[in-house]
RNA sequence: GCCCUGGUAGCUCAGUGGUAGAGCGUCCGGCUGUUAACCGGAAGGUCGGAGGUUCGAAUCCUCCCCAGGGCG
Numbered sequence: 001g002c003c004c005u006g007g008u009a010g011c012u013c014a015g016u017g018g019u020a021g022a023g024c025g026u027c028c029g030g031c032u033g034u035u036a037a038c039c040g041g042a043a044g045g046u047c048g049g050a051g052g053u054u055c056g057a058a059u060c061c062u063c064c065c066c067a068g069g070g071c072g
Stems, first nucleotide, its partner, number of pairs: 001071007010024004018055001026042005048064005
């Protein structure tokens, strides 16, 4: 220098053009003599950054940044 994969909630990840989600964690409540477990609920997101396409972009296109891998 070129190519590939990934970057989404505190953590691990789903979502491949039409309301951003799950599990775990956190908080509140229920249950229990207490705790744990279990059950219900809530909060938490510039979807790595900028631009473009589109009525509409986490999703498609371009460039850049970060992490990992490959080739030279």
Source information
A computed fold for a 72-nucleotide RNA from a Candidatus Micrarchaeota archaeon, annotated as transfer RNA. The sequence was found in a public genome assembly. Taxonomically the source falls in Microcaldota (Archaea, Nanobdellati). Rfam family: tRNA. The family's RNA type in Rfam is transfer RNA.